RNA sequence: GGCUGGACGGACGCACUGCCCGUCUAACUGGUCAGGUCCGAAAGGAAGCAGCCAGGGCUGGUUUUGUGUGGGUCGACCAGUCUUC
Repeated sequence: GGCUGGACGGACGCACUGCCCGUCUAACUGGUCAGGUCCGAAAGGAAGCAGCCAGGGCUGGUUUUGUGUGGGUCGACCAGUCUUC
C1' cells in the first nucleotide's frame, strides 16, 4: 500500500413521527349554541340550524423535532491476509 471483515462519528437518501399552514368532517364526533322553532296563562323549559372551539381524516411544509434504516458516501480506528521498501 491492496483486499476482506468489525465497530464509531459526520453528511446524504428513505420511512415513521413531532410541530405548523391549508382543507374536509353528509348520515351518526363532541361542546357552546346568535337567529328562528316547540311546550307553557306566566315564570321558565326543550330540541337545535348557522357560526365558533375541540377531536378526527387528508395534501403539503419544516432537516432548526425525534427514532429507525442504508451491500451506498466521507473521516479516523481495530483485526486478519497478501504484497512492497

Background: The prediction has a mean pLDDT of 76. This is a predicted structure of an 85-nucleotide RNA (Bacterial small signal recognition particle RNA) from a Bacteroidota bacterium. Rfam family: Bacterial small signal recognition particle RNA. It is annotated as a non-coding RNA gene. Rfam's curators write: The signal recognition particle (SRP) is a universally conserved ribonucleoprotein involved in the co-translational targeting of proteins to membranes. Rfam links the family to the GO terms SRP-dependent cotranslational protein targeting to membrane, signal sequence recognition and signal recognition particle, plasma membrane targeting. The sequence is in RNAcentral, with records from ENA. It is recorded under the gene name ffs. NCBI's taxonomy places the organism under Bacteria, Pseudomonadati, Bacteroidota.